[in-house]
RNA sequence: GUCCCUGUAGCAUAAUGGGUAGCGCGUUGGACUUCUAAUCCAAAAGGUCGUGGGUUUGAAUCCCACCUGGGAGG
Numbered sequence: 001g002u003c004c005c006u007g008u009a010g011c012a013u014a015a016u017g018g019g020u021a022g023c024g025c026g027u028u029g030g031a032c033u034u035c036u037a038a039u040c041c042a043a044a045a046g047g048u049c050g051u052g053g054g055u056u057u058g059a060a061u062c063c064c065a066c067c068u069g070g071g072a073g074g
Base pairs, nucleotide, nucleotide: 002072003071004070005069007067010025011024013022027043028042029041030040031039050066051065052064053063054062
């Protein structure tokens, strides 16, 4: 240098024949417990979907370039 895969909330992980992003853990409050853990109930917040462009009425999703991490062949 070539080719393939990957990037989404504090962590991990869904949603892609384009229609406005969800679950779990976690956090907060309460119950239970001598206390903690575990369990149960309730609540809230958190994402410019790796970066920058393009297409489109509309992009996490399609196209291009670049970046991060991993891999293949030479």
Predicted 3D model of a 74-nucleotide RNA (transfer RNA) from Trichonephila clavata. The RNAcentral record of the sequence draws on ENA and Rfam. NCBI's taxonomy places the organism under Eukaryota, Opisthokonta, Metazoa, Arachnida, Trichonephila. Its Rfam family is "tRNA". Its mean pLDDT, the model's own confidence on a scale to 100, is 80.